About this RNA:
This is a predicted structure of a 683-nucleotide part of an RNA (large-subunit ribosomal RNA, domain II) from a soil metagenome. The RNAcentral record of the full RNA draws on MGnify. Model confidence (mean pLDDT): 85 of 100.
Context: one part of a larger RNA
């Protein structure tokens, strides 16, 4: 682990509905009796009682009326008739109530043959070593003290077998063993081990306390009962086909993974039948986006009037600078600001399209964990596959086509059948069905095939201004002076460390100097000018936009197009024709809801994806009853096949079995197994 078999909405009683049967202003018996009958039962009897037939009012009470009042012209509840009984059946109360599962309480017994502790008896502990008291001799003293020797054998003493224990560590972990085994180590005359009998019990014993131990169990043994303890929790719940078809919301919950009501669904009656919906025109309230700044705040700038204060300067007269409040003027900000204000949407009217939905009552229910997506929002980091709302999609409950794979994206909603057609998204070199398809461009980065701030004489389109045959841009030749080494400041500062100033002259032209350089000078260049050179027009300088280029770094080769691989494309942008592509639409054929027509056969429309759920029709097992069959010339079961119904399913042959069993109609149920860490068997 797999195979067999066992294994979960059942039964009573009551209330509610719905089928159907009998009686019907009525309807039903209940206990119990009697006859029959072997029993189960069946018939008659039995109206006590039930439940309807009359309501009202709190109640005397009154009555098709009552009640509310002093009293109703008023108001409330009633009358203008259908029940009641019996089987199905669904739900629902109450009961173990589909069915498995607790930890746990309680109530009685059962235990100290393990283990703790104590009681009584009894027994064990090789050898070795240390040497307390005390006692004796000698020294020694007045006498002692004291000191030397010898005797002597005390200790929770010291090494170390037996014995007890169990300190590290390795082995053993389906073990040799549900605690062993090696090797090392603690105590070992003691608070020592032991070994018989005996005492103490679970609200309790016992305990040098470790919550330790009480028979492999302990923070409260075990075993029997209460017990089918409760479980708002996990799991599990067994055959088929047809119709419909959700929810993850709101309000309350000792509420939040639970439950009550609504809300969406489903059945069944009823209602509305040109309704709902959806457009268009009309007519309404709003204060949202925007906008604003009149209001309530917020906040810059700049006036100068008034006023109220500071600080310096002056003797003072006053003056210079600042601040605060109002005031004028310019430009802002605001969910809780509003002088303003749409577009939507949201009510009511009408019209049009529209072609089946809408109300109401009953009765069944799920569901109240939602997910991403697009948009408007709030919170957060204008952060999350993040947390909360609103709106609409999608999945949840939806497969199929596209995105390589991919629940929410895009395209499109699978009744079955077909090797037929035609489309969507989304493609069309190969891999892979279909264009190496036209035209007209850009890109040359392998951009494409991943990204920014910033950066760039790529390169393509445009737009603006300016220069130039009186010679423009670009290169080559020449010049680029003089006051003057400006001034200052520094050692030094001569154009070129740094601070002012940046002015005359001479000139084609030429800055108190653009950059390198020198300690400082010098020295080479530049800005300016000549000259050569000669523009199919050149050139220069800004601006927009189109594809590109740097910015570019990550952990198992390539790994940021799905791969090969592509360059006037197989990239991008524009426009054009094909064609490929789905369970989409069409086209045959078949099956079925439902609604109209039709006596009927049938015909026309519109349906048919679904999970939680509601409805509908059936299959097949076992037993019972009524009819009626098969079977030792072989029944039930088994094995294999073959046919056959839309499905559970049903048949017919072969062979095995070896004794019962089918079909039609009805009842009645231990009624269908793959899942429960099921449960018990076999392998």
């Nucleotide at each position: 682990a797999c195979c067999g078999g066992c294994g979960a909405g059942u039964u009573a009683c009551c209330u509610u509905g719905u089928g159907u049967c009998g009686c019907g202003a009525g309807u039903u018996u209940a206990a119990c009796c009697a006859c029959u009958g072997u029993a189960a039962a069946g018939u008659g009897g039995g109206g006590a009682g039930g439940c309807g037939u009359a309501g009202u009012g709190a109640a005397a009470g009154c009555g098709a009326g009552c009640c509310c009042u002093a009293a109703a012209u008023g108001g409330g509840c009633g009358a203008u008739u259908a029940g009641c009984g019996g089987c199905a059946u669904a739900a629902g109360u109450u009961a173990g109530a589909c069915c498995c599962g607790a930890a746990a309480c309680c109530u009685g017994g059962u235990g100290a043959g393990c283990u703790a502790a104590c009681c009584a008896u009894g027994u064990c502990c090789a050898g070795g070593g240390u040497g307390a008291a005390c006692c004796c001799c000698g020294a020694g003293u007045a006498a002692a003290a004291u000191c030397g020797g010898g005797g002597g054998g005390a200790g929770g003493c010291c090494c170390g077998c037996a014995c007890c224990c169990g300190u590290a560590u390795c082995u053993g972990u389906u073990g040799c063993a549900a605690a062993a085994g090696g090797u090392u180590g603690g105590g070992a005359u003691g608070a020592g081990g032991u070994g018989u009998g005996g005492u103490u019990a679970g609200a309790g014993g016992u305990a040098a306390u470790a919550u330790g131990c009480c028979u492999a169990u302990c923070g409260a043994a075990c075993c029997a009962g209460g017990a089918g303890a409760u479980a708002g929790c996990u799991g599990g719940u067994u055959c088929u086909c047809c119709c419909c078809g959700a929810a993850a919301u709101g309000c309350a919950u000792c509420u939040a993974g639970g439950u009550g009501c609504a809300g969406c669904c489903u059945u069944u009656a009823u209602u509305u039948c040109g309704a709902a919906g959806c457009u268009u025109u009309g007519u309404g309230g709003g204060g949202u986006a925007g906008a604003g700044c009149a209001c309530u705040g917020g906040a810059u700038g700049g006036g100068u009037u008034g006023u109220c204060g500071g600080a310096c300067c002056g003797c003072g007269a006053g003056g210079u600078c600042u601040g605060g409040c109002a005031c004028c003027u310019a430009a802002c900000c605001a969910a809780a600001c509003u002088c303003c204000g749409a577009a939507u949407a949201c009510g009511c009217a009408a019209a049009g399209u529209g072609g089946a939905u809408u109300u109401u009552a009953a009765a069944g229910a799920g569901u109240g964990a939602g997910a991403c997506u697009a948009u408007c929002c709030g919170g957060g980091c204008u952060a999350a596959g993040c947390c909360g709302g609103g709106u609409g999609g999608u999945c949840g409950a939806a497969a199929g086509g596209g995105a390589a794979a991919c629940a929410g994206c895009c395209c499109a909603g699978a009744c079955c059948g077909u090797u037929a057609g035609u489309u969507a998204a989304g493609g069309u070199c190969c891999c892979u069905a279909a264009a190496u398809u036209c035209a007209a461009g850009c890109u040359c980065a392998g951009u494409g095939u991943g990204a920014a701030a910033g950066g760039c004489a790529g390169u393509g389109u445009u737009u603006u201004u300016c220069c130039g045959u009186a010679g423009a841009c670009a290169a080559c030749c020449a010049g680029u002076a003089g006051g003057u080494u400006g001034g200052c400041u520094u050692a030094g500062a001569g154009g070129c460390a740094g601070c002012c100033a940046c002015c005359c002259u001479u000139u084609a032209a030429a800055g108190a100097g653009u950059g390198c350089g020198u300690a400082a000078u010098a020295g080479c260049u530049c800005a300016c000018u000549g000259u050569u050179c000669g523009a199919u027009c050149g050139g220069a300088a800004a601006g927009a936009u189109g594809c590109g280029c740097c910015g570019a770094c990550a952990a198992u080769u390539c790994a940021a197009c799905g791969g090969g691989g592509c360059u006037c494309a197989a990239g991008c942008u524009u426009g054009a024709u094909a064609c490929c592509g789905a369970a989409g639409c069409u086209a045959c054929g078949g099956c079925u809801u439902c609604g109209c027509c039709g006596c009927a056969a049938g015909g026309c429309g519109a349906g048919g994806g679904g999970u939680a759920g509601g409805g509908g029709a059936g299959c097949g097992u076992u037993c019972u009853g009524u009819a009626u069959g098969c079977c030792u010339u072989g029944a039930a079961g088994g094995u294999g096949u073959u046919c056959u119904g839309u499905a559970a399913g049903g048949a017919g042959c072969a062979c095995u079995g070896g004794a019962g069993u089918g079909u039609a109609c009805a009842g009645a149920a231990g009624u269908g197994a793959g899942a429960a860490u099921g449960c018990c068997g076999g392998u």